[in-house]
């Protein structure tokens, strides 16, 4: 760098509409179905994409945090040598 078995996880915000449904905005990615409960929200299975696996800012929690930008925003920045957070092996290079 490759690749194999394994495992962790995320799919978010938002304008129009009466609905269906069309569109914006970050971004590697912004689903579908189905069961529960009954706060229309959450939580659970499956199944698709992506991503990342201790060299760990994938991803959760602090957080209805603090500043900025934005039409809004879970968008950017900080918090952050804060707290957790999922791994074994072959292989080639050098």
């Nucleotide at each position: 760098c490759c690749g194999c078995u394994a495992g962790g996880g995320g799919u978010g915000c938002u304008a129009c509409u009466a609905a269906a449904g069309u569109g914006g905005c970050u971004g590697a990615g912004a689903u579908a179905a189905g069961a529960a409960u009954g706060a229309u929200g959450u939580u659970c299975u499956u199944a698709a994409u992506c991503c990342c696996u201790u060299u760990g800012a994938a991803c959760c929690u602090g957080a209805a945090c603090u500043g900025g930008c934005u039409a809004a925003a879970c968008c950017c920045a900080g918090c952050g040598u804060a707290g957790g957070a999922a791994a074994g092996u072959g292989g080639a290079g050098u």

RNAcentral holds the sequence, with entries from MGnify.
A computed fold for a 94-nucleotide RNA from Gracilibacillus massiliensis, annotated as TPP riboswitch aptamer (THI element).
It matches the Rfam family "TPP riboswitch aptamer (THI element)". Its family is annotated with thiamine pyrophosphate binding in the Gene Ontology.
The prediction has a mean pLDDT of 75.